RNA sequence: CCGAUCACGUCGGGAGAGACCGGCCGCUACCCGAUCGAGGGAGCCGGCCGGCGCCGAAGGAGCAACCGCCCCAGGAAACUCUCAGGCAAAAGGACCGGGUGAUCGA
Numbered sequence: 001c002c003g004a005u006c007a008c009g010u011c012g013g014g015a016g017a018g019a020c021c022g023g024c025c026g027c028u029a030c031c032c033g034a035u036c037g038a039g040g041g042a043g044c045c046g047g048c049c050g051g052c053g054c055c056g057a058a059g060g061a062g063c064a065a066c067c068g069c070c071c072c073a074g075g076a077a078a079c080u081c082u083c084a085g086g087c088a089a090a091a092g093g094a095c096c097g098g099g100u101g102a103u104c105g106a
Stems, first nucleotide, its partner, number of pairs: 002105007010098004018052001020051007027043002030041003053087003059083001060081003066075002
């Protein structure tokens, strides 16, 4: 120098699926009303609760080719499930490429 493995709140890329419906609370530049005042409407955002639909690439679980084994056990996916998570943005994000460090090999 090269290659491989592992680690990293290191950099870049990174998909899918309702900004769904309903209720309550909060807020207010607006409207009605009233006459300085109760209330109602509307608006957008935030929080909470409930409901249905959907996605799979954090995590998790299951099986399988395969590895392994006398036999059993064991390991095992981007497949499957959808517990969790997610369905505007943000965040997250398997995986890929670079960076740094460590280890090993030639």
A computed fold for a 106-nucleotide RNA from a Xanthobacteraceae bacterium, annotated as Glycine riboswitch aptamer. Rfam family: Glycine riboswitch aptamer. About the family: This family represents the bacterial glycine riboswitch. Gene Ontology term of the family: glycine biosynthetic process. NCBI's taxonomy places the organism under Bacteria, Pseudomonadati, Pseudomonadota, Alphaproteobacteria, Xanthobacteraceae.